[in-house]
Context: one part of a larger RNA
RNA sequence: GGCAGGGAGUUUAAGGCCAUGGUGAGGCUAAGCGAAAGCGAAGCCGUAGGGAAACCGAUUGCCAGCAGCGCUUCGGCGUGAGUGGCAAAGUCUGAUAAGGGCUUGAAUCAUGGACUUAAGACCCGAAGCCCGGUGAUCUAUACGUGAGCAAGGUGAAGUCGAUCGACAGAUUGAUGGAGGCCUGAAGGGAUGCUGAGCUCAACUCGUUCCUCUGACUUGCGUAUAGGGGUGAAAGUCCAAUCUAACCGGGCAAUAGCGGGUUCCUCUCGAGACAUCUCUCAGGAUGACCUGGCUGGAGGCCGAUAACGAGGUAGAGCACUGAUUGGGGAGUCAAGGGAAGAAAUUCUCAACUUCCUUGUCAAACUCCGAAUUCGUUAUCGCCGUAGAAGGCUGGAGUCGGGGCACGGGGGUAACCUCCGUGUCCGAAAGGGGAACAACCCCACCUUAGGUUAAGGUCCCUAAAAACUGACUAAGUGUUAACGGGUAAAGAGUGUCUCUAACCCAAAACAGUGGGGAGGUAAGCUCAGAAGCAGCUAUCCUUUAAAAAGUGCGUAACAGCUUACCCAUCUAGGUUAGAGGCCUCGAAGAUGGACGGGGCUAAGUCAGUUACCGAUACCUAAGAGGACUCUUAAUAGUUUAAGAGUUUCUGGUAGAGAGGCGUCCGGUUAAAUGAGAAGCAAGGUGGUAACAUCUUGUGGAUUUAUCCGGAAUGAAAAUCCUGUC
Numbered sequence: 001g002g003c004a005g006g007g008a009g010u011u012u013a014a015g016g017c018c019a020u021g022g023u024g025a026g027g028c029u030a031a032g033c034g035a036a037a038g039c040g041a042a043g044c045c046g047u048a049g050g051g052a053a054a055c056c057g058a059u060u061g062c063c064a065g066c067a068g069c070g071c072u073u074c075g076g077c078g079u080g081a082g083u084g085g086c087a088a089a090g091u092c093u094g095a096u097a098a099g100g101g102c103u104u105g106a107a108u109c110a111u112g113g114a115c116u117u118a119a120g121a122c123c124c125g126a127a128g129c130c131c132g133g134u135g136a137u138c139u140a141u142a143c144g145u146g147a148g149c150a151a152g153g154u155g156a157a158g159u160c161g162a163u164c165g166a167c168a169g170a171u172u173g174a175u176g177g178a179g180g181c182c183u184g185a186a187g188g189g190a191u192g193c194u195g196a197g198c199u200c201a202a203c204u205c206g207u208u209c210c211u212c213u214g215a216c217u218u219g220c221g222u223a224u225a226g227g228g229g230u231g232a233a234a235g236u237c238c239a240a241u242c243u244a245a246c247c248g249g250g251c252a253a254u255a256g257c258g259g260g261u262u263c264c265u266c267u268c269g270a271g272a273c274a275u276c277u278c279u280c281a282g283g284a285u286g287a288c289c290u291g292g293c294u295g296g297a298g299g300c301c302g303a304u305a306a307c308g309a310g311g312u313a314g315a316g317c318a319c320u321g322a323u324u325g326g327g328g329a330g331u332c333a334a335g336g337g338a339a340g341a342a343a344u345u346c347u348c349a350a351c352u353u354c355c356u357u358g359u360c361a362a363a364c365u366c367c368g369a370a371u372u373c374g375u376u377a378u379c380g381c382c383g384u385a386g387a388a389g390g391c392u393g394g395a396g397u398c399g400g401g402g403c404a405c406g407g408g409g410g411u412a413a414c415c416u417c418c419g420u421g422u423c424c425g426a427a428a429g430g431g432g433a434a435c436a437a438c439c440c441c442a443c444c445u446u447a448g449g450u451u452a453a454g455g456u457c458c459c460u461a462a463a464a465a466c467u468g469a470c471u472a473a474g475u476g477u478u479a480a481c482g483g484g485u486a487a488a489g490a491g492u493g494u495c496u497c498u499a500a501c502c503c504a505a506a507a508c509a510g511u512g513g514g515g516a517g518g519u520a521a522g523c524u525c526a527g528a529a530g531c532a533g534c535u536a537u538c539c540u541u542u543a544a545a546a547a548g549u550g551c552g553u554a555a556c557a558g559c560u561u562a563c564c565c566a567u568c569u570a571g572g573u574u575a576g577a578g579g580c581c582u583c584g585a586a587g588a589u590g591g592a593c594g595g596g597g598c599u600a601a602g603u604c605a606g607u608u609a610c611c612g613a614u615a616c617c618u619a620a621g622a623g624g625a626c627u628c629u630u631a632a633u634a635g636u637u638u639a640a641g642a643g644u645u646u647c648u649g650g651u652a653g654a655g656a657g658g659c660g661u662c663c664g665g666u667u668a669a670a671u672g673a674g675a676a677g678c679a680a681g682g683u684g685g686u687a688a689c690a691u692c693u694u695g696u697g698g699a700u701u702u703a704u705c706c707g708g709a710a711u712g713a714a715a716a717u718c719c720u721g722u723c
Base pairs, nucleotide, nucleotide: 001723002722003721004720005719006718011119012118013117014116015115017113018112019111020110021109022108023107026045027044028043032039033038049056050055060087061086062085063084064083068079069078070077071076088104089103090102091101092100093099122260123259124258125257129250130249131248132247133246134245140224141223142222143221144220145219146218147217148216149214151183152182153181154179158175159174160173161172162171163170164169187211188210189209192207193206195205196204226242228238229237263658264657265656266655267654268653273286274285275284276283277282288396289394290393291392292391293390294389298382299381300380302379303378304377305376306375307374308373309372314367315365316364320361321360322359325356326355327354328353329352330351331350335348336347337346338345339344400424401423402422403421404420405419406418407417408416409415429440430439431438444621445620446619447618448617449616450615454611455610456609457596458595459594463608465607466606467605468604469603470602476598477597489583490582491581493580494579495578496577497576498575499574500573501572502571510567511566512565513564514563516540517539518538521535522534523533546561550559551558622648623647624645625644626643627642628641629640630639631638632637659712661709662708663707664706665705667703668702669701670700677696678695679694680693681692682691683690684689
């Protein structure tokens, strides 16, 4: 890991509620006794409330009117339990008042059901706490008694000789053999490779390394025990266990946390919000869901209109503040500047005010929408096949999320905190290549057709559709989204439009020619001659020609331009706006329009066909809800038939009806002419499942109705067994 078997809301007591049944102003017994019937009023609930208490103490009237019943000319009428309203009554408060609060006749017992509370309380799961014991054969330390340490090196003290010395002693040669000394086996350890290694091993192996006469190593025996020991101290070790060992018990500790929780179908169907909370992973109450009862005629999601509410978006500067430039007037104490010997005067800046100009505001408003909200009316839709409202049983939920729009915070975020809506959550199907929340549209079953979003060259269903333009960049072929996207700026790429000017008295471009004289203007300068620089920029001849546009020279020279003529010939020049396109444009394996590919199969504008979903339409069927008829029934209700339906997704969850297993009772059956079980195949039912045939098997088994449950497995790192 596979398979098989096991495996989780139970029981008791109490409680309110619902259903059914008994009795009913009453109902019931408990312990106990008794063979049974029954006995047993001790007690409990109810029959009166109000009040803290003292204390006081009700049981009627009128109106409306649902269901039902009766009548009906089918329009309605009468009656009308329950119900509603008003009055009346009791009591408390109060002042002998008013007003207000509570009250003015149905219970009780049993059985069953869902739920709550107390218990292990649906099952499994801690780390821990306490009590009593067992451990020092591992290891820590100690005590007793034994054992062990190759070889080599170094050469302390002491001693002897020699020399020196007055002595003390010194020097030197031998001898000697010290040391928590050195090298290095045995022994002991464990530094690096962080080597090998699911392993020989739950700490080993290889190599390297440390120590090896000592605070050394080691055998055997003995001692210290769990808040205790031991510790050259690391919270280390105390039997693979240590910031408090192990075993058993308290014990099914507790867990607001995690995991799991077993058959079918039908009806409805949430929430992730508010308030409180030692509260934020929980709980309670309300909102939202569901079942039942009651009620008896309206309801309000929507549209339109009228009348109202309001101060947002926007806008504005009239207030409050902020703020640009200009101008007028005033103040000018202190500060800067100017004049003056000084007094002082002028001015700048600053401040106040007026005019004008340009702006800003969540906590500004002279103004001011759209939406929104309230009331009323009409329409629409829902409603006597039962609306609104009310009472009550059961919940779940209180971690939400995306998108669009409006905001607070933030550089930003699949960010965070709010509001309004929507979808996902709990929603399948079609489209978006794929993709919870983007678009369409929402699923009872089957079949046929029509469309939506989106598409129609091939993959791939449907137009290589049509009309008119644009693009040459493979731009593009992407609604948006993370779907990676592009900006400022630039373009004599190309298309369209607007305006102004020039032009057959010839424009623009090209080509041919001219482009002169005073003069080398004056100054400056070594030089300055159109062209280093400064000043000025005149006059003449002319068709035209600058005291010179750019190269150039040391300075000249030279080339060229402006300007003019001729030639040529029909549009030209400039500015602005728009469309598509280009550059701007950088990422790591090769590479993405979904792909192929496409010059349209791209982009813009328009048109007609077609494809395309569980949507819509049609037909048949199933189920739900409701109506009517018939039958049965004491009643509730059930069954059959006919009909209506704008009914049919669904997590948490509420409700309803069924299937199957085991056991008991009941009335009946099957079975050696083959029970149960097992295997294969068929049939029926929406389903849980039922049933038949054949084979195997070889002795028990089942149906109806009723009752009782240790009653249904795919999951729990589930348990046991087996492979």